[in-house]
C1' cells in the first nucleotide's frame, strides 16, 4: 500500500412552536356518555419504538383444561464437555472438508437387529453368481465395466439406541353485565286473564299474563406494562470462553378509530453539481523566463437535497431475514522500502 477475515458499535444532535399518547401528584366530589358495569373530561410535572420492534422458526414465563404410575404410539433433538429458566440456541473443544492463510462449514449415535436402495457404463449391482482357461473334483488361476464385482456402501429410506415432549393457547384465562330468544319456579287465567293508542262500558279478538331465578351474549373492567431469567455502571472476584458472582445506581413505551408526528431555525455528516486557489503529470507552444488546453489531488466558498430497512401490541432467551452509510480493535495473505 492492496486484497481479505472475525468481533463490537453507531443508525444524526441542539433549540423553538403546534399537536398526539400513557403514568404520578394536586384540585373538584362536580359534568358528560351508559340500563348498569365502567369510560372521559381540568391543572402541573414527567415517560414515549428497533437493531432487527419484522418473520412467528425453535425455547420459556403465564393461564386454562386433563392427570394415580407406567408404557405403546406420534412429534422432535444426535462426536465429546459445558453454559442457560430453557432450547434445535450459546461456548470449548476431537474429527471430517473447504481455504496459501486469518477462518469458515458440518443433518459428525448404530450397517454383527431386521428390511429397503444403488444412475451411468458393464454379461451380471446386493441374491449370489457370471465368462475364459484348468482339474478326477466348484479343484485351482485370471477377468475388461464401475464409487462399488462379494466385502463392503448409503441411516437426508424404513428402523435400532439414547434423550426430551400432556394439551391448548392472551381470541388464554377471571371478574361484572343490558336487550332479545329460550329455560325453571311462583301467583293468575276458558268461573275469560290479557290486548284493543288516556280512562270506563260496549263490541271484538283472545290462551296466555305477571314476578323472580340462573346460564350465555354485546358491552365493561383485570389479565397489560410487571421488583423482573429487569437496565446502567464498577471489580487485580471465579472460570480458556459461553456464563457466573460481588458492589453501587435506576425503575425505562404501550393502546383497541389502535399514541411515538408535523413545521421553523443552527451545527455535523453523505451525494449531487459549480466556482477560485496550490501541486503535480501530459500535450502543444516560446530563444528563454513563462503562457494555454487536459487530467489527478488538496483547500476554501457558496448552492441543491436527505433517501438504508423498517413501526410495538401477552412478556422474555435465541435464530432466520433485510439494511444507504459510518466507525472502532484484533488478525491473515502479498508487494514494496529500511
Nucleotide at each position: 500500500g492492496a486484497a481479505g477475515c472475525c468481533u463490537g458499535c453507531c443508525a444524526g444532535a441542539c433549540c423553538g412552536c403546534c399537536g398526539c399518547u400513557g403514568g404520578u401528584g394536586c384540585a373538584a366530589u362536580u359534568g358528560u356518555g351508559g340500563a348498569a358495569a365502567c369510560a372521559c373530561a381540568g391543572c402541573a410535572c414527567u415517560g414515549g419504538a428497533g437493531g432487527a420492534a419484522c418473520g412467528u422458526c425453535c425455547g420459556g414465563a403465564c393461564u386454562g383444561c386433563a392427570c394415580a404410575g407406567g408404557a405403546c404410539a406420534g412429534c422432535g433433538u444426535a462426536g465429546g464437555a459445558g453454559g442457560u429458566a430453557a432450547c434445535a440456541c450459546c461456548u470449548c473443544u476431537c474429527c471430517a472438508c473447504c481455504g496459501u492463510g486469518a477462518g469458515g462449514u458440518g443433518a459428525g449415535g448404530a450397517u454383527c437387529a431386521g428390511a429397503g436402495c444403488a444412475a451411468c457404463a458393464g454379461a451380471g449391482a446386493c441374491g449370489a453368481g457370471c465368462c475364459g482357461a484348468u482339474u478326477c473334483a466348484g479343484u485351482u488361476c485370471g477377468g475388461g465395466u464401475g464409487a462399488a464385482a462379494c466385502g463392503g456402501g448409503c441411516a437426508a429410506u424404513c428402523u435400532c439406541u439414547a434423550c426430551g415432549c400432556g394439551c391448548a393457547g392472551c381470541a388464554a384465562u377471571a371478574c361484572c353485565a343490558a336487550g332479545u330468544a329460550g329455560g325453571c319456579c311462583a301467583g293468575c287465567g276458558u268461573u275469560g286473564a290479557u290486548g284493543u293508542a288516556g280512562c270506563u262500558c260496549c263490541g271484538c279478538a283472545g290462551a296466555g299474563c305477571u314476578g323472580g331465578c340462573g346460564g350465555g351474549u354485546a358491552g365493561g373492567u383485570a389479565g397489560c406494562a410487571c421488583c423482573g431469567a429487569g437496565c446502567c455502571g464498577g471489580g487485580u472476584g471465579g472460570g480458556c470462553g459461553a456464563c457466573c458472582c460481588c458492589c453501587g445506581g435506576c425503575c425505562c413505551a404501550g393502546a383497541u378509530u389502535a399514541a411515538u408526528g408535523g413545521c421553523g431555525g443552527u451545527c455535523a455528516c453523505g451525494c449531487c453539481g459549480g466556482g477560485c486557489c496550490a501541486a503535480c503529470u501530459u500535450g502543444c507552444u516560446u530563444u528563454a523566463g513563462g503562457g494555454c488546453a487536459a487530467g489527478u489531488u488538496g483547500g476554501c466558498c457558496g448552492g441543491g437535497u436527505g433517501c438504508a430497512c423498517a413501526g410495538a401490541a401477552u412478556c422474555c432467551g435465541g435464530c432466520u431475514u433485510a439494511u444507504c452509510g459510518g466507525c472502532a480493535g484484533g488478525c491473515u495473505u502479498c508487494a514494496c522500502a529500511c
The prediction has a mean pLDDT of 78.
A computed fold for a 338-nucleotide RNA from Polaromonas jejuensis, annotated as Bacterial RNase P class A.
The gene name in the source record is rnpB.
The organism belongs to Polaromonas, within Bacteria.
Rfam family: Bacterial RNase P class A. By type it is a ribozyme.